Transfer RNA from a Parcubacteria group bacterium, 73 nucleotides, folded computationally. RNAcentral records the identical sequence in 2 taxa. Lineage of the source: Bacteria > Bacteria candidate phyla. Its mean pLDDT, the model's own confidence on a scale to 100, is 83.
RNA sequence: GCGCCCGUAGCUUAGCGGAUAAAGCGCAAGGUUGCGGACCUUGAGACCGCUGGUUCGAUUCCUGCCGGGCGCA
Numbered sequence: 001g002c003g004c005c006c007g008u009a010g011c012u013u014a015g016c017g018g019a020u021a022a023a024g025c026g027c028a029a030g031g032u033u034g035c036g037g038a039c040c041u042u043g044a045g046a047c048c049g050c051u052g053g054u055u056c057g058a059u060u061c062c063u064g065c066c067g068g069g070c071g072c073a
Stems, first nucleotide, its partner, number of pairs: 001072007010025004018056001027043005049065002052062002
């Protein structure tokens, strides 16, 4: 330099055009316990890398850029 893939809560992932974006771990509160852990209940937490475009409508499709990974030179 060229090609391909990825970029969604603190972490790991799901969602792949219409529903104020779902789950596990973690976190907070309560229950339980002699205290913890485990377990049970409840809750907070992401506007979906950035930017344009397509569309009545984009996290989802397309352009460019940024970051990461793999391959070829």
Its Rfam family is "tRNA". By type it is a transfer RNA.